Molecule: transfer RNA
Organism: Methanobacteriota archaeon
Order: sequence, then structure tokens, then C1' cells
RNA sequence: GCCUCGGUAGCUUAGCCUGGAUGAGCGAUUGACUUGUAAUCAGUAGGUCGAGGGUUCAAAUCCCUCCCGAGGCU
Repeated sequence: GCCUCGGUAGCUUAGCCUGGAUGAGCGAUUGACUUGUAAUCAGUAGGUCGAGGGUUCAAAUCCCUCCCGAGGCU
């Protein structure tokens, strides 16, 4: 230098191909239960979807450029 894959909540990740409400588990937190804790049950909060631009009525999703990480080729 080129190619492939990945970047979405504090962590692990689904969703992307085929555009239309951003979800789950764990964690955090509140309440119930308990002598108390844990476990369990019910609720709540937490997301500029890596950055910028473009297309579109509408972009996590499509297109372009760039950044970061992993692997491969030279």
C1' cells in the first nucleotide's frame, strides 16, 4: 500500500442484506418479599447507532470520504 471483518446503553451484543417504533441479556437504581443480605418478582433510568458529507418524504440500514480495532496479502 491492498483486501476482509468489526465499531449500536457502563459491559456483551441483536437489528443492516430487503430504509419506516433502536431492542435483549448482564450491570445500575427504586419498590415488594426477608430479622438482614443474597436470590426472586415488578418498575425506572441509561443510545449524537465511530466521525463528516450525500441520496431520500424518511438513514443504525444505501453511497462517498475519514478515524479506531482485529485478521490476511505484498